[in-house]
């Protein structure tokens, strides 16, 4: 320098062919308990890495850029 993976709530993932952005755990809040813990019910939390594009419609396609990781190579 050239290549391929990836990036989505606080963590770890999903999201069929472009058509409502969700599950797990963890947070809160209430039942339950003599208190806790487990358990049950609700419930808050997303600029889907940023910038622009195509679309009626974009986490998903184009296109630049930025972060990790991983092959290859140059100098030394």
């Nucleotide at each position: 320098a050239g290549g391929g993976c990836a990036g989505u709530g606080g963590c770890g993932c999903a999201a069929u062919u472009g058509g409502c952005a969700g599950c797990g755990c963890g947070g809160g809040u209430g039942a339950u308990u003599c208190c806790a813990a487990a358990u049950c019910a609700c419930u808050a939390g997303g600029u889907u890495g940023g910038g622009g594009g195509u679309u009626c419609a974009a986490g998903u396609c184009c296109u630049c850029c930025c972060u990790g990781c991983c092959c290859u190579g140059c100098c030394a």